[in-house]
Molecule: c-di-AMP riboswitch aptamer (ydaO/yuaA leader)
Organism: Planctomycetota bacterium
C1' cells in the first nucleotide's frame, strides 16, 4: 500500500531446524559456495540385557500411543498456547505424517545425516524478576 488475495516489514507460536566468518558485488540485502560453532537424530565394543533369529518380518523420527468401531466416529497415553519466568486454577486446540529395505538392543572411541517446513495466541491469582516515570 482502499479491501481481499498477494507482497515487503516488525512481534510471536510449532519445531532439532540457529549464530558467525569468507569469497562473490561499485556498495548492501538476498541467494549460491566453502568453513566453523551450536542444536537434533542415526549407526556403532567389553560389560550388561537377550536365549532368540528367519514374513504374522523387523526397526527409526515425532506428542502423535494404544482401546472400541464395518466406517463415520467416540475416548486414549502423550504433547502445545493462553506476549517477562515459574506454579496453580479454567480456557482452547493437537493426538497426524514420513523414513530405511530382510537389517540395527545398550554401547567409549569412532562413522554419519539433518539445520526444513507450517502458521497468528495474549483469562486469572500468587511468588520472583526487569524496565519506565516521579520525587
Nucleotide at each position: 500500500g482502499u479491501u481481499a488475495a498477494c507482497g515487503c516489514a516488525u512481534c510471536g507460536c510449532c519445531g532439532a531446524g540457529u549464530c558467525g566468518c569468507a569469497c562473490u558485488u561499485g556498495g548492501c540485502a538476498c541467494a549460491g559456495u566453502g568453513c566453523g560453532a551450536g542444536c537434533g537424530g542415526g549407526g556403532g565394543a567389553c560389560c550388561c540385557a537377550g536365549u532368540u533369529c528367519u514374513c504374522c518380518g523387523g526397526g527409526g523420527c515425532u506428542a502423535a500411543u494404544c482401546g472400541c468401531g464395518a466406517a463415520a466416529g467416540c475416548g486414549u497415553a502423550g504433547g502445545g498456547c493462553u506476549a517477562c519466568u515459574c506454579u496453580u486454577c479454567a480456557g482452547c486446540c493437537c493426538g497426524a505424517g514420513c523414513c530405511c529395505g530382510u537389517c540395527a538392543g545398550c554401547u567409549a572411541a569412532c562413522c554419519u545425516c539433518g539445520c526444513a517446513g507450517g502458521c497468528g495466541u495474549u483469562g486469572a491469582a500468587g511468588a520472583g524478576g526487569a524496565g519506565c516515570c516521579a520525587c